RNA sequence: GUUCGUCUUCAGGGCAGGGUGCAAUUCCCGACCGGCGGUAAAGUCCGCUACCCGCAUUUGCGGUUGACCCGGUGUAACUCCGGGACCGAUAGUAUAGUCUAGAUGGAAGAAGAUGGGG
Numbered sequence: 001g002u003u004c005g006u007c008u009u010c011a012g013g014g015c016a017g018g019g020u021g022c023a024a025u026u027c028c029c030g031a032c033c034g035g036c037g038g039u040a041a042a043g044u045c046c047g048c049u050a051c052c053c054g055c056a057u058u059u060g061c062g063g064u065u066g067a068c069c070c071g072g073u074g075u076a077a078c079u080c081c082g083g084g085a086c087c088g089a090u091a092g093u094a095u096a097g098u099c100u101a102g103a104u105g106g107a108a109g110a111a112g113a114u115g116g117g118g
Stems, first nucleotide, its partner, number of pairs: 002117009017029003031098002033088002035048004043086002052063004068084005090101003
């Protein structure tokens, strides 16, 4: 260095300001945010988690799942730079990506400790 096991820790951000109204961080103007792995650095490419649905009801198994273009640089970029767009589970509530709740949860994974094998 590699591989297998056990364990520990960590692992999601965001409506400023204003309008209408009895009431809205939910509507309207406007503002703001971007999980994990891969790849030239990615919310929009490929894959995955969570959420959701079905079965089982202890672990689990199966399924569904949003959104991008143009120009520039370069060996290489739908990832960088410039410009203009777009997207965001369920339940509650005046209609919610941003509030509250399931969630002091779970997890893609990240870092580390320890033991064994070739």